[in-house]
Molecule: c-di-GMP-I riboswitch aptamer
Organism: Pseudomonadota bacterium
RNA sequence: UCCUCGAAACGGCAAACCGCUGGAAACGGCGGGACGCAAAGCUUCCGGCCUAAAGCCCCGCCAGGGGCCACGGUAGCGGGGCCACCGAA
Numbered sequence: 001u002c003c004u005c006g007a008a009a010c011g012g013c014a015a016a017c018c019g020c021u022g023g024a025a026a027c028g029g030c031g032g033g034a035c036g037c038a039a040a041g042c043u044u045c046c047g048g049c050c051u052a053a054a055g056c057c058c059c060g061c062c063a064g065g066g067g068c069c070a071c072g073g074u075a076g077c078g079g080g081g082c083c084a085c086c087g088a089a
Base pairs, nucleotide, nucleotide: 005087006086012037013036017032018031019030020029021028022027035076041082042081043080045079046078047077048074049073050072055068056067057066058065059064
């Protein structure tokens, strides 16, 4: 110095919930708030899970209803990729 690992230390992030806000929704953003996290930093390449607007199909006179499906989402569901603080065993 590097890899693995994760004692200590300096710090970091921020679940649920609440308020405002974007969105059809899942969910996201901002503020408060801490359940937790050694990558709970970034990234949808793979799998899982969530939603179903548009589209298609079916029922219906219409209104409306039902089914299928990501081009949507989840990185705090795993895997992969990239970057990274500290330094005991």